[in-house]
Context: one part of a larger RNA
RNA sequence: GAACGAACGCUGGUGGCAUGCCUUAUACAUGCAAGUCGAGCGGGAUCCAAGAAGCUUGCUUUUUGGUGAGAGCGGCGAACGGGUGAGUAACAGGUGAGCAAUCUGCCCCUCAGUUGAGGAUAGCCCUCCUAACGGAGGAUUAAUACUGAAUAUUGUAUAGCAUCUUAUGUUGUCUAUACGAAAGGCUUCGGCCGCUGGGGGAUGAGCUCGCUUAAGAUUAGCUAGUUGGUGAGGUAAUGGCUCACCAAGGCCACGAUCUUUAGCCGGCCUGAGAGGGUGAUCGGCCACAUUGGGACUGAGAUACGGCCCAGACUCCUACGGGAGGCAGCAGUAGGGAAUAUUGCACAAUGGACGCAAGUCUGAUGCAGCAAUGCCACGUGUGGGAUGACACUUUUAGGAGCGUAAACCACUGUCAACUGGGAAUAAUGCCAUGGUAGCCCCAUGGUUGAAGGUACCAGUAAAGGAAGCACCGGCUAACUUCGUGCCAGCAGCCGCGGUAACACGAGGGGUGCAAGCGUUGUUC
Numbered sequence: 001g002a003a004c005g006a007a008c009g010c011u012g013g014u015g016g017c018a019u020g021c022c023u024u025a026u027a028c029a030u031g032c033a034a035g036u037c038g039a040g041c042g043g044g045a046u047c048c049a050a051g052a053a054g055c056u057u058g059c060u061u062u063u064u065g066g067u068g069a070g071a072g073c074g075g076c077g078a079a080c081g082g083g084u085g086a087g088u089a090a091c092a093g094g095u096g097a098g099c100a101a102u103c104u105g106c107c108c109c110u111c112a113g114u115u116g117a118g119g120a121u122a123g124c125c126c127u128c129c130u131a132a133c134g135g136a137g138g139a140u141u142a143a144u145a146c147u148g149a150a151u152a153u154u155g156u157a158u159a160g161c162a163u164c165u166u167a168u169g170u171u172g173u174c175u176a177u178a179c180g181a182a183a184g185g186c187u188u189c190g191g192c193c194g195c196u197g198g199g200g201g202a203u204g205a206g207c208u209c210g211c212u213u214a215a216g217a218u219u220a221g222c223u224a225g226u227u228g229g230u231g232a233g234g235u236a237a238u239g240g241c242u243c244a245c246c247a248a249g250g251c252c253a254c255g256a257u258c259u260u261u262a263g264c265c266g267g268c269c270u271g272a273g274a275g276g277g278u279g280a281u282c283g284g285c286c287a288c289a290u291u292g293g294g295a296c297u298g299a300g301a302u303a304c305g306g307c308c309c310a311g312a313c314u315c316c317u318a319c320g321g322g323a324g325g326c327a328g329c330a331g332u333a334g335g336g337a338a339u340a341u342u343g344c345a346c347a348a349u350g351g352a353c354g355c356a357a358g359u360c361u362g363a364u365g366c367a368g369c370a371a372u373g374c375c376a377c378g379u380g381u382g383g384g385a386u387g388a389c390a391c392u393u394u395u396a397g398g399a400g401c402g403u404a405a406a407c408c409a410c411u412g413u414c415a416a417c418u419g420g421g422a423a424u425a426a427u428g429c430c431a432u433g434g435u436a437g438c439c440c441c442a443u444g445g446u447u448g449a450a451g452g453u454a455c456c457a458g459u460a461a462a463g464g465a466a467g468c469a470c471c472g473g474c475u476a477a478c479u480u481c482g483u484g485c486c487a488g489c490a491g492c493c494g495c496g497g498u499a500a501c502a503c504g505a506g507g508g509g510u511g512c513a514a515g516c517g518u519u520g521u522u523c
Base pairs, nucleotide, nucleotide: 001523002522003521004520006519007518008517009516010515013377014376015375016374017373018372019370020369021335026333027332028331030330031329032328035076036075037074040073041072047066048065049064050063051062052061053060054059055058083288084287085286093212094211095210096209097208098207099206102205103204107201108200109199110198111197112196113195114194115149117147118146125138126137127136128135129134155179156178157177158176159175160174161172162171184193185192186191214260215259216258221251222250223249226248227247228246229245230244231243232242233241263285264284265283266282267278268277269276270275290311291310292309293308294307313324314323315322316321341367343366344365345364349363350361351360352359353358380410381409382408383407391400392399393398414464416459417458418457419456420455424450428446429445430444431443432442433441434440467512468511469510470509471508472493473492474491478507479506480505481504482503488495489494
C1' cells in the first nucleotide's frame, strides 16, 4: 500500500447492488418447511332440491336426484430441494484413464403382448381393554392391492456350435431343454392415459487404477484377515468383502506406523511475476443429521422433518407406561467483540403429484433490519471589500479567519407533498373457430407477491442534510495559553524537570469524507 463475512470509538442525508453466528455439531417454547392423485378402490358425514307418509301445520321419517368433508386401501413422490462442516490426511477431493466386473424408477426410440380364475384385508358396523400412546375380538366389502394358472421373442439358466479377443471373456434373428408377464381407467367411441416382457439410448449411480493434495523423526519399526492361493458364500458387480483350508507373507528413511491439525476443489486475497495466504457468499464433489449401532422398504437410503435397539437429556403420567430431536425458515435462551423478521407470495423460475383444472413448495421470487462492503448522488451556484462583527494573535501599527458571512441574483439533484403510472405474462389458463385430432394455428378474454413500487410530470422552498483523524521527524499541516519528569503522549525514534511546534485547551492549518480513525488477520 492492498484486502476483510470483521469488531470497537466518534459521526451519519439519499439511492442501487451485494453480504450478514467466523464463537457452543450448545439446548430448544411456538408456527410453518412434502405432499399429491376420486380419470386405481370401496365408501360416505354434511348441505341443497323435489316427491310421499305421519301428524303436534312446521317438524319427524322415508324415496329419488345432486353435493361431496374427514378417515382408509392403493399408486407415485418423500433418496430431490434446503442446512451444517463434527468427523475424514482418505481413491475423501482434483485430474486422467478403465469396467471383457456393474445397476439405472420416471424420460426417448423400437418389437411383442395385455388371456382366464381365486381367496383375503383396511375402512364402515358391533363388543371390549387402556390415564395416555394405542390395542384385541367378531361380522362384512373393493381395487391398477395380493395369489395361482395359460401363452413367450432377441429374456434368464445349463449344455453344444460358430465368432472375436492378449485374456478370466465378448458376440450370435444358431441348436436343445427348463424357467419367467400383465391392470385396468376415462372417452365426444375417433381415441387418450396406463400395465407386462424384450432390445437400444439418455441420465444418474457403483467399482478399480496412474499422478496429485498438510505438519512432526523430541514418532522407526508396523501388520494376523495381516499378504497371497484354492474352494465356497455374499453383492448389481470385482475383491479377505466374509468363511474353511493351505502357504508365510505384506508395508517401511523415495518416511511405514504413530501423534497433531484439516472437509477438498473451481475460486478468492495479495504480488510485476514466481510465489505466499485462504476455502464466507456462488458452483462441483464428499461427509453428517441428539450420541453409538442395525437393518427394512425401494430403481435409488443404510434414509435431517422413516423404523428398531442402547446411552444422555427434556416433557407427560392414573407410576403400569408413553412422547421428542431446528447442522430446514423465522424465532428463544446461552456463549461471544460480533452477525437480521416468529414478514408477503406461489405472479415468475424450478420441483412433487395429477389427463387436466389444480394442490403443495420457508426451494425460489420479493419485502423488512444493519454505513457490513462496493458504486453513484447530494449537503447549493454566480456575484459580493470600505476586507464588517465576534474570535485568535501582536512588536498595539497591524495580521489571520476571509468572498468566508451579511447582502443581491439564480438553480432545483436528493428528501417532502400532489397527480399519472409500468415491464417482469407466455409457448400459462379459459372460450370460440379452423382441424381427423384436447396436436397445432388464429381471434378474444383472463392471471402480479414485490406495489400504487420503479419511472414520469408538477408544486413550494437554500430551505431538511458534515464529520473524523492528524499537524516534532518518518509524514502533508504552527502558533498562544495551561501544566512543570506532574498530569499525560507514543507505531519507531522519543517528548514532559518554568519560555513544550511532541501533554491538555483555544485559534489556525493538513488529509480523507458519509464516513473517519483504532484494533485484529493475510500478502
This is a predicted structure of a 523-nucleotide part of an RNA (small-subunit ribosomal RNA, 5' domain) from an uncultured bacterium. RNAcentral holds the full RNA, with entries from ENA and SILVA. Its Rfam family is "Bacterial small subunit ribosomal RNA". The prediction has a mean pLDDT of 83.